[in-house]
RNA sequence: UUCUUAUUAAGAGCAGGCGGAGGGACUAGCCCUAUGAAGCCCGGCAACCGACUUAUACUUAAGCACGGUGCUAAAUCUUGCAGCUUAUAGCUGAAAGAUAAGAA
Repeated sequence: UUCUUAUUAAGAGCAGGCGGAGGGACUAGCCCUAUGAAGCCCGGCAACCGACUUAUACUUAAGCACGGUGCUAAAUCUUGCAGCUUAUAGCUGAAAGAUAAGAA
């Protein structure tokens, strides 16, 4: 990098420290930001994989949060393609993206 599977409307600092101008993948919007962006540290959330504990029809279920990730404005902020409807809009599904685990 590609493929497969699963998840993607919940949760987590609006008085934490350093830092100093950008950020929300991309398009078009619309937002966040000197009342402090990105990034780093600390804290927190969750529970995908492993470890561990309990039960068990021996493969699953429940738990835990020790290790490996991940996440911590707005539904993945909305949108892009297709369908439907009471059609400046709404609904459903895909695509794309993200994360985990496995494979090449």
Predicted 3D model of a 104-nucleotide RNA (SAM riboswitch aptamer (S box leader)) from Cytobacillus firmus DS1.
It was read from a public genome assembly, where an Rfam model found it.
Its Rfam family is "SAM riboswitch aptamer (S box leader)". Its Rfam clan is "SAM clan".